[in-house]
Molecule: c-di-GMP-I riboswitch aptamer
Organism: soil metagenome
């Protein structure tokens, strides 16, 4: 650049949850790691009058770690 395919945003719906947000089933915004991991940065949500801080949340924010499919390579 093919090929096999894979993921699955918003939103709806049901459902856990104080929220953020998860988790199923729909749908596709997009994703060559949009597969996994919460180590660093940092968003957001709770709890405190303020701040230090503590839980907790996003891996489709950004770094990093680690497996990984085809192929001109």
């Nucleotide at each position: 650049a093919a090929a096999g395919g894979g993921c699955a945003a918003a939103c709806c719906c049901a459902u856990c949850g104080c929220a953020a947000g998860g988790u199923g089933g729909g749908g596709a915004c997009g994703c060559a790691a949009a597969g996994c991991c919460a180590c660093g940065g940092g968003u957001c949500c709770u709890c405190a009058g303020c701040a230090c801080g503590a839980g907790g949340u996003c891996a489709g924010c950004c770094g990093g770690g680690u497996c990984a499919c085809c192929g001109a390579a």